Notes
Model confidence (mean pLDDT): 82 of 100. Small-subunit ribosomal RNA, 3' major domain from a metagenome, 478 nucleotides, folded computationally.
Context: one part of a larger RNA
RNA sequence: UGACGGGGGCCCGCACAAGCGGUGGAACAUGUGGUUUAAUUCGAUGAUACGCGAGGAACCUUACCUGGGCUUAAAUGUAGAGCGACUUUCGCUGAAAAGGCGAUUUCCCUUCGGGGCGAUCUACAAGGUGCUGCAUGGUUGUCGUCAGCUCGUGCCGUGAGGUGUCGGGUUAAGUCCCAUAACGAGCGCAACCCCUAUUGUUAGUUACCAGCGGAUAAUGCCGGGGACUCUAGCGAGACUGCCACCGUAAGGUGAGAGGAAGGUGGGGAUGACGUCAAAUCAGCACGGCCCUUAUGUCCAGGGCUACACACGUGUUACAAUGGCCAGUACAGAGGGCAGCUACCUGGUGACAGGAUGCAAAUCUCACAAAACUGGUCUCAGUUCGGAUCGGAGUCUGCAACUCGACUCCGUGAAGUUGGAAUCGCUAGUAAUCGCGUAUCAGCAACGACGCGGUGAAUACGUUCCCGGGCCUUGUACA
Numbered sequence: 001u002g003a004c005g006g007g008g009g010c011c012c013g014c015a016c017a018a019g020c021g022g023u024g025g026a027a028c029a030u031g032u033g034g035u036u037u038a039a040u041u042c043g044a045u046g047a048u049a050c051g052c053g054a055g056g057a058a059c060c061u062u063a064c065c066u067g068g069g070c071u072u073a074a075a076u077g078u079a080g081a082g083c084g085a086c087u088u089u090c091g092c093u094g095a096a097a098a099g100g101c102g103a104u105u106u107c108c109c110u111u112c113g114g115g116g117c118g119a120u121c122u123a124c125a126a127g128g129u130g131c132u133g134c135a136u137g138g139u140u141g142u143c144g145u146c147a148g149c150u151c152g153u154g155c156c157g158u159g160a161g162g163u164g165u166c167g168g169g170u171u172a173a174g175u176c177c178c179a180u181a182a183c184g185a186g187c188g189c190a191a192c193c194c195c196u197a198u199u200g201u202u203a204g205u206u207a208c209c210a211g212c213g214g215a216u217a218a219u220g221c222c223g224g225g226g227a228c229u230c231u232a233g234c235g236a237g238a239c240u241g242c243c244a245c246c247g248u249a250a251g252g253u254g255a256g257a258g259g260a261a262g263g264u265g266g267g268g269a270u271g272a273c274g275u276c277a278a279a280u281c282a283g284c285a286c287g288g289c290c291c292u293u294a295u296g297u298c299c300a301g302g303g304c305u306a307c308a309c310a311c312g313u314g315u316u317a318c319a320a321u322g323g324c325c326a327g328u329a330c331a332g333a334g335g336g337c338a339g340c341u342a343c344c345u346g347g348u349g350a351c352a353g354g355a356u357g358c359a360a361a362u363c364u365c366a367c368a369a370a371a372c373u374g375g376u377c378u379c380a381g382u383u384c385g386g387a388u389c390g391g392a393g394u395c396u397g398c399a400a401c402u403c404g405a406c407u408c409c410g411u412g413a414a415g416u417u418g419g420a421a422u423c424g425c426u427a428g429u430a431a432u433c434g435c436g437u438a439u440c441a442g443c444a445a446c447g448a449c450g451c452g453g454u455g456a457a458u459a460c461g462u463u464c465c466c467g468g469g470c471c472u473u474g475u476a477c478a
Stems, first nucleotide, its partner, number of pairs: 001478002003475003007472007015462002019425005026316008034307002042053002064302007076125006083118002089103005107116003127291002130289003136285002138280003141276001143274001148187006154163003167178003193268004198236007208225002212223003239262001242256001243254004318418001322377006334365003339358002343354004384415001389410007431454007
């Protein structure tokens, strides 16, 4: 100087407490361990691995296994050689890759010297998801959006080093004020950026329709309008600015005024010096090592989907604040041409056959659901719950056996609120309800990422648990 303490002081955080809803019990989905296997490819492992890499494993992907092939190889370049083909189509062999045989097909320009193009052969450069993340770059997690981490000059100390950065206040903040052997500065904090809440102005198409006119069974449907909503550019607006009180100041308090918004208005992006030899050589790059008729590469089939078991994360429930039936209302944000599809017809349905609009504020996906109104069920393993299984189908796709999703009929398991323990959340939040997108032929999505609808309870307080910050103290630790 640090680190540590079941030392002290001060302070903070959904850390506890106060509340609400979960997990742990059931079934299923998914990931992991283990076991099994020819293979169940590899990585991630307290917090910081386990719906993680994977934003989509039937083939492909694919790296694994079995079997069958190739050896300058899948691609590209250079040099040389001999060619005019290569290719296409068909037949035979084969699981295919592929090789062989047979048939078919036979380049362009030219000054005839050659050139271009194309494949074949030879030589040289290949290739490796093989190892090492403890050789590395880059990227990332975490402490932590915590308030810290340092430097120049000066001063102090023999020196390591200290001071500044401490002290008194204050703040979300090393934020600011005062004091001060320190005076300044840098990286962080804050602000500048984006979205959102209010409003002005400009501009009105595909959006809108108040007033005027027309038309219809009905509809901004049409003429038109620029008011309103909305869209999207530029502005305004919030600064403790004003008032009162407290305070030297910084600042604090106020159901104060004004205001759409009040003291960081709400949310996002933004992550200091560093820690964990943290993660990644399988995203990529790269040093070294290793393989080179194989650890490279092509193909078929299988596997990654196994299943006495254990754990994590979820979904659906156990019901009456509910289930079922009928009627009726209100979003936002997205996607669409190998696409989204109105509408019509067929089918109980998944869907199929026609057909129309739209590269989209125009057409479409697209009926939002919970809610509300009426009816029924009456506490039961039930009109709860839907696993599992049987049958019949639909769709995608060369192909749904291993191993897809969906539909219909039947079947109707466990489960009656879950031990010890444990998780999330402080407001448009939790809880609850649907909708969309990426990936994608299809889909194992109940996942992830977004979007809106309805919409709470509680916080006395900081003694205690956990994590962190500052000062101080002890130390046989470095």
It matches the Rfam family "Bacterial small subunit ribosomal RNA". Gene Ontology terms of the family: structural constituent of ribosome and ribosome. The full RNA is in RNAcentral, with records from SILVA.